A computed fold for a 71-nucleotide RNA from a Patescibacteria group bacterium, annotated as transfer RNA.
Rfam family: tRNA. It is annotated as a transfer RNA.
It was read from a public genome assembly.

């Protein structure tokens, strides 16, 4: 230089076209004499950029970063 894979919330992780879910972490609240647990609610995401499509996390294409191989 070549193939091939992964990229979803602060983290790890589902979802194979048709409203993105969970868990842990965080914020409020309940009980507790405190605290810790425990319940309960609330926040916060699809690497970026383009196509196909009535609709793209998902399909195709380049870009980015890592990861393996090959030379």
């Nucleotide at each position: 230089g070549c193939g091939g894979g992964a990229u979803u919330a602060g983290u790890u992780u589902a979802a194979u076209g048709g409203u993105a879910g969970a868990a842990c972490a965080g914020g409020a609240g309940a009980u507790u004499u405190c605290c810790a647990a425990u319940c309960u609610u609330c926040u916060a995401g699809u690497a970026g950029g383009a196509g196909u499509u009535c609709g793209a996390u998902u399909c195709u294409c380049c870009u980015a970063u890592c990861c393996c191989g090959c030379a």